The prediction has a mean pLDDT of 81. Predicted 3D model of a 74-nucleotide RNA (transfer RNA) from Desulfuromonas sp. SDB. The sequence was found in a public genome assembly. The source organism's lineage runs through Bacteria, Thermodesulfobacteriota, Desulfuromonadia, Desulfuromonadaceae and Desulfuromonas.

[in-house]
RNA sequence: GGGCGGAUAGCUCAGCUGGUUAGAGCGCCUGCCUUACACGCAGGAGGUCACAGGUUCGAAUCCUGUUUCGCCCA
Numbered sequence: 001g002g003g004c005g006g007a008u009a010g011c012u013c014a015g016c017u018g019g020u021u022a023g024a025g026c027g028c029c030u031g032c033c034u035u036a037c038a039c040g041c042a043g044g045a046g047g048u049c050a051c052a053g054g055u056u057c058g059a060a061u062c063c064u065g066u067u068u069c070g071c072c073c074a
Base pairs, nucleotide, nucleotide: 001073002072003071004070005069006068007067010026011025012024013023019057028044029043030042031041032040050066051065052064053063054062
């Protein structure tokens, strides 16, 4: 330098053919339970869907560029 794949909650990851509200597990917070802790039960908070632009009535999803991580080729 070229090719491929990834970037979504604090962490690990889903997200179908673009369709109205963005999710799971773990973690965190509150309450219950307990002498207390853990477990368990109930509830809750937490999101620039990497960034910018474009297409569209509508974009996490499609297109272009950029950044970054990984792999391969030279």
Background
Rfam family: tRNA. Rfam links the family to the GO term triplet codon-amino acid adaptor activity.